[in-house]
Context: one part of a larger RNA
Molecule: small-subunit ribosomal RNA, 5' domain
Organism: uncultured bacterium
RNA sequence: GAUUGAACGCUGGCGGCAGGCUUAACACAUGCAAGUCGAGCGGUAACAGGGGGAGCUUGCUCCCUGCUGACGAGCGGCGGACGGGUGAGUAAUGCUUAGGAAUCUGCCUGGUAGUGGGGGAUAGCCCGGGGAAACCCGGAUUAAUACCGCAUACGCCCUACGGGGGAAAGCAGGGGAUCUUCGGAGCCUCGCGCGUCUGGAUGGACCGAUGUACGAUUAGCUGGUUGGUGGGGUAACGGCCUACCAAGGCGACGAUCGUUAGCUGGUCUGAGAGGAUGAUCAGCCACACCGGGACUGAGACACGGCCCGGACUCCUACGGGAGGCAGCAGUGGGGAAUAUUGGACAAUGGGCGAAAGCCUGAUCCAGCAAUGCCGCGUGUGUGAAGAAGGCCUUCGGGUUGUAAAGCACUUUUAUCAGGAACGAAAUCUUGUCGGCCAAUACCCGGCAAGUCUGACGGUACCUGAGGAAUAAGCACCGGCUAACUCCGUGCCAGCAGCCGCGGUAAUACGGAGGGUGCAAGCGUUAAUC
Numbered sequence: 001g002a003u004u005g006a007a008c009g010c011u012g013g014c015g016g017c018a019g020g021c022u023u024a025a026c027a028c029a030u031g032c033a034a035g036u037c038g039a040g041c042g043g044u045a046a047c048a049g050g051g052g053g054a055g056c057u058u059g060c061u062c063c064c065u066g067c068u069g070a071c072g073a074g075c076g077g078c079g080g081a082c083g084g085g086u087g088a089g090u091a092a093u094g095c096u097u098a099g100g101a102a103u104c105u106g107c108c109u110g111g112u113a114g115u116g117g118g119g120g121a122u123a124g125c126c127c128g129g130g131g132a133a134a135c136c137c138g139g140a141u142u143a144a145u146a147c148c149g150c151a152u153a154c155g156c157c158c159u160a161c162g163g164g165g166g167a168a169a170g171c172a173g174g175g176g177a178u179c180u181u182c183g184g185a186g187c188c189u190c191g192c193g194c195g196u197c198u199g200g201a202u203g204g205a206c207c208g209a210u211g212u213a214c215g216a217u218u219a220g221c222u223g224g225u226u227g228g229u230g231g232g233g234u235a236a237c238g239g240c241c242u243a244c245c246a247a248g249g250c251g252a253c254g255a256u257c258g259u260u261a262g263c264u265g266g267u268c269u270g271a272g273a274g275g276a277u278g279a280u281c282a283g284c285c286a287c288a289c290c291g292g293g294a295c296u297g298a299g300a301c302a303c304g305g306c307c308c309g310g311a312c313u314c315c316u317a318c319g320g321g322a323g324g325c326a327g328c329a330g331u332g333g334g335g336a337a338u339a340u341u342g343g344a345c346a347a348u349g350g351g352c353g354a355a356a357g358c359c360u361g362a363u364c365c366a367g368c369a370a371u372g373c374c375g376c377g378u379g380u381g382u383g384a385a386g387a388a389g390g391c392c393u394u395c396g397g398g399u400u401g402u403a404a405a406g407c408a409c410u411u412u413u414a415u416c417a418g419g420a421a422c423g424a425a426a427u428c429u430u431g432u433c434g435g436c437c438a439a440u441a442c443c444c445g446g447c448a449a450g451u452c453u454g455a456c457g458g459u460a461c462c463u464g465a466g467g468a469a470u471a472a473g474c475a476c477c478g479g480c481u482a483a484c485u486c487c488g489u490g491c492c493a494g495c496a497g498c499c500g501c502g503g504u505a506a507u508a509c510g511g512a513g514g515g516u517g518c519a520a521g522c523g524u525u526a527a528u529c
Stems, first nucleotide, its partner, number of pairs: 001529004006525005013376006020368001021334001026332003030329003035078003040075002043071002047069003050065007085287003094212002097209001099207002103204002108200004114194002116150001118148002126139005156164003170192002173189003178185002213259003220250003225247008262284004266277004289310005312323004340366001342365003348362001349360004379409004389400004415465004423456001428450008473518005478499003484513005494501002
């Protein structure tokens, strides 16, 4: 000199943009952060409508009815493995860079050949029982895109002219001839699904190599250890596991041990080489009260899932139960120190859904604090009687100083009033063209028109009103280092980054006047180059 996720002191007008628990991976009250689908299913607790009945205060009350819109609880599907947080652990099971072969991959996408025919349960509801609760037990009954067989089988397996075992699910819309208990069924069609095999894409798992902190006051380490064979296991290679056999394997090119640490793109500094660092943003990894374990699933050994053990907290009728903010806010604590228990799903993205839509503390916004960067303002011109006052003085004057006053202007910002965009395209409706089709229904695709949707926010921006009105401090002035005099003090009180000042004329202490430097900041401390 540059820099910072900074803190402290004094001071403080506005706006834009960014960042904001670096400490206790300490403990957490409360609310929210993952749901959705009725176009999978049986149904009907609530709400609304329709139908029927009863009562009457004739427009209200009650009852029945899933008939309709919808929908609590339940079965079922998909999603809760993403998104969000943190950096405890980890010096290599990690990361980085370029490779490899023995692998899996839901949703998406190209192709392939299918979607035939049956069955038995179970939750809910109802009945009964136990418990303070959490919840649990028994009986009866019922549905499915839940579950299980049969048929068929490209590919799969084996002892291979032969044999073995293996799939599936329906639902919504429309339609003339058929049947009908007039509810519908069957058939056709379109859309969404389901199941098989095989490609793609995407995402993961695995292997070797390169680089990746300090310590030798850590020199030897190792028994599934190193290799082989057989077997098991995995999606897959492999001592990954196991039985037997051999006795190997690593190490001064630093093994083993100890300490510290998430890694990287980057960031800061520097002419560079390098040094320091890893907040925000992005990629990877690890963790989710502590330790262990598996289940489900395409994917987890799973932050807001399950089981066991532990510590802690809470409820209890003492028999037993409940919980996990390193999600967003917020509280206590720790600390020099770090924000609101805010708004909205309008946009972007995600989950579910045919869609409408629902959910989304992701996200987009707002709030707080000069935390930083950037921009603007605190007025402009004129004005010598060089006013008054202050300070200095050699008492002549000098300086503050065009500074003020005065005169003439301007109105950014702040205040008040008016006014008011982009962020919005989809969806939906209608028309039209094309495709599918027996069909001018329906459905799908394109185009056109119409309609609706904004948290921010009555915000930005713009216009008007009035009036200099609403706005300057901080540090320093001995040398380094830009800037000097007076008074007080008298090795005292004090200053100080280094040299050093102070013992009666202190430009170095304290005050004043003046000056210098930065400026909504200025200094100090800490830290890096």